[in-house]
RNA sequence: GGGCGCGUAGAUCAGGGGAAGAUCGCGUGAUUUGCAAUCACGAGGCCGUGGGUUCAAAUCCCACCGCGUCCA
Numbered sequence: 001g002g003g004c005g006c007g008u009a010g011a012u013c014a015g016g017g018g019a020a021g022a023u024c025g026c027g028u029g030a031u032u033u034g035c036a037a038u039c040a041c042g043a044g045g046c047c048g049u050g051g052g053u054u055c056a057a058a059u060c061c062c063a064c065c066g067c068g069u070c071c072a
Base pairs, nucleotide, nucleotide: 001071002070003069004068005067006066007065010024011023012022013021018055026042027041028040029039030038048064049063050062051061052060
């Protein structure tokens, strides 16, 4: 330098046009003498950045940034 893949909640990952979910973690409450476990409820993400297409974009297209991998 080139090819491919990935980037979504604090972490690990779903979701691939009608607009955001799971598990763990975190907070509050219940239970316990107390802790853990369990149960209920809740907070937390303008979906890497900037453009484009569309009535509508996390999703499709382009460029860029970062990471991984392969080739040179």
This is a predicted structure of a 72-nucleotide RNA (transfer RNA) from a Thermoplasmatota archaeon. The RNAcentral record of the sequence draws on ENA. The organism belongs to Thermoplasmatota, within Archaea. It matches the Rfam family "tRNA". Rfam describes the family as follows. Transfer RNA (tRNA) molecules are approximately 80 nucleotides in length.